[in-house]
Molecule: transfer RNA
Organism: Patescibacteria group bacterium
RNA sequence: GGCAGGGUAGCUCAGUUGGUUAGAGCGUGGCAUUCAUAACGCCAAGGUCGCGGGUUCGAUCCCCGCCUCUGCUA
Numbered sequence: 001g002g003c004a005g006g007g008u009a010g011c012u013c014a015g016u017u018g019g020u021u022a023g024a025g026c027g028u029g030g031c032a033u034u035c036a037u038a039a040c041g042c043c044a045a046g047g048u049c050g051c052g053g054g055u056u057c058g059a060u061c062c063c064c065g066c067c068u069c070u071g072c073u074a
Stems, first nucleotide, its partner, number of pairs: 001073007010026004019057001028044004050066005
């Protein structure tokens, strides 16, 4: 350089033939329970869905460019 795949919550990841409120587990905080702690249970906070543009009534999803990570290849 070429090809392929990925980028979504603090971490690991899912997701949607484009549709109004974007989710799980772990973690964090609170409550409850307990003599107390842990575990279990309940609740909550936390997201410009990598960046910019385009298409569309509407984009996390489709198209283009860029950035970045991983693998293969010369």